[in-house]
């Protein structure tokens, strides 16, 4: 660093993917944001539980 063989190898965490890591959950289940007297045809933040990349999406400046 390659190649073979064997074994193992569940899900969740407010919108998408992959690493890595933390929490929860056991199908009777983890989860399914926030605000606000006016609970309304009403307002507000984020693609992450965190962290880095990629997407896409908004905001500014250059070419």
């Nucleotide at each position: 660093c390659u190649u073979c063989g064997a074994a193992g190898c569940g899900g969740c965490g407010a919108u998408g993917g992959a690493g890595c890591u933390c929490g929860c959950c056991c199908u009777u289940g983890a989860c399914u944001g926030c605000c606000c007297c006016c609970c309304g045809u009403g307002g507000c933040u984020g693609a992450u539980g965190g962290c880095u990349c990629c997407u896409a999406c908004c905001u500014u400046c250059a070419g």